[in-house]
Context: one part of a larger RNA
RNA sequence: UUGGGUCUAAAACAUCCGUAGCUUGCUUGAUAAGUUUUUUGUGAAAUCCCAUAUCUCAAGUAUGGGGCGAGCAAAAAGUACUAUCAAGCUAGAGACUGGAAGACGUAAGGAGUACAAUCAAGGUAGCGGUAAAAUGUUUUAAUCUUGGUUGGACUAACAAUAGCGAAGGCACCUUACGAGGACAGUUCUGACAGUAAGGGAUGAAGGCCAGGGGCGCAAAACGGAUUAGAUACCCGUGUAGUCCUGGCAGUAAACACUGCACACUAAACAUCAGUACCUCCUCGAGAGGUAUUGGUGCUGAAGGGAAGCCGAAGAGUGUGCUACCUGGGAAGUAUAGUCGCAAGGCCGAAACUU
Numbered sequence: 001u002u003g004g005g006u007c008u009a010a011a012a013c014a015u016c017c018g019u020a021g022c023u024u025g026c027u028u029g030a031u032a033a034g035u036u037u038u039u040u041g042u043g044a045a046a047u048c049c050c051a052u053a054u055c056u057c058a059a060g061u062a063u064g065g066g067g068c069g070a071g072c073a074a075a076a077a078g079u080a081c082u083a084u085c086a087a088g089c090u091a092g093a094g095a096c097u098g099g100a101a102g103a104c105g106u107a108a109g110g111a112g113u114a115c116a117a118u119c120a121a122g123g124u125a126g127c128g129g130u131a132a133a134a135u136g137u138u139u140u141a142a143u144c145u146u147g148g149u150u151g152g153a154c155u156a157a158c159a160a161u162a163g164c165g166a167a168g169g170c171a172c173c174u175u176a177c178g179a180g181g182a183c184a185g186u187u188c189u190g191a192c193a194g195u196a197a198g199g200g201a202u203g204a205a206g207g208c209c210a211g212g213g214g215c216g217c218a219a220a221a222c223g224g225a226u227u228a229g230a231u232a233c234c235c236g237u238g239u240a241g242u243c244c245u246g247g248c249a250g251u252a253a254a255c256a257c258u259g260c261a262c263a264c265u266a267a268a269c270a271u272c273a274g275u276a277c278c279u280c281c282u283c284g285a286g287a288g289g290u291a292u293u294g295g296u297g298c299u300g301a302a303g304g305g306a307a308g309c310c311g312a313a314g315a316g317u318g319u320g321c322u323a324c325c326u327g328g329g330a331a332g333u334a335u336a337g338u339c340g341c342a343a344g345g346c347c348g349a350a351a352c353u354u
Stems, first nucleotide, its partner, number of pairs: 004325003007308002012322001014202004021195003025089007033082002036077007048066007092192001093189003096185003104178007111155002115151008126137002163170002207248006216242002221237004259321006267299001269297012303310002327354003337346003
C1' cells in the first nucleotide's frame, strides 16, 4: 500500500462552530474537459508462429511472411454519467407566524432553615468523643433553654426511570436581557446542503497569579488512640483550598468506554412536550380515550454479533465525510519543536527485551 477493523480484545478527538478538500436533490438546453467508439501514425531488434534454405541430420543459424503491444499523438463521431455554463422547480436546508414546555445562559434584587460567633437572661457540674478511651472543653460558669445582633456558605420536602443544554453541566423565589429545540400553519428564499485536515470557541474537580472573603468542611501539619510498628483507618484541632471579582491553565473512568449526517427495516408498554378529534364533566389552566409528530426509557421479531448483548437515537441493511488502530513491555518515557508564570499540556520515537 491493499485488505480488515474501532461498546467490552489495539483503535471514535472532551464538545461544538467552521476554512480548504471530498461528497451532493429534480427538470431542460448548450459545451464536449473527463468518458466511449472509429480511423491514421508510432509502438527498434531479438523473442513467438508459419514457410523455405543452410551447417551430412538435429539443436543452431539465415531469409521471407504473419503476429504481439501498455500507452502516446492527431483527426472524426457519440452525449447516458461526471464536470462547466445558462434557465427553471420544491420533496433537502433555511426564513416567517402561532400557542405551549423547560434545574438553558448572563446579571440584579429578595427569602429560608441550619450552622458559627457574640450580647442579655435562666440554670449548675460536667460536656464532648469512641467499640472502649484519651487528647480537647468547662466554676474567668461550659454543655443545655429563651430572646436579640452579626457572618459566610448552602438551597430540604416537591423530586421522578422526569426536564433543559453541544459537551462540561444546570435545582429557593422574582425581575430584566439573551439563546436553543419540539409541535402546528405552509406565507417566503430556491440546493443556499452533509462532513470537516489545518483553525477558532467552550470545557468538571484540582492547580496557578492579583485583590477580596473565610461559617462549615478540610489536603498538609500537630496532638490523642489502635498496633509488633501505624508516616493509615478512628478521635480532637487545623492551614492552603472550597466562596466572590479579573486573568491563566486545558486535563478526567470528560463514559453510553458507542464520531456526525441521510434513507430503509415487525410489534407491545411506560413517560415528557405539542397538534387534531371524540367522550365525560363539578364547565376548571379538569378527567379519560383515539390518531399523529418529536424526545426519554423498557421488552422484543427479523437481522447482526466471538459471546455478553444490540435491536427505528442499532452494534441491522446501505450511502457520504472525518478521526483513529496494527503483539506485550520499554513509554505516553527520551529527544527536537511548540504552548504555559509554574505545575505541566500538545506532538511523540528508538535501542533493548519478550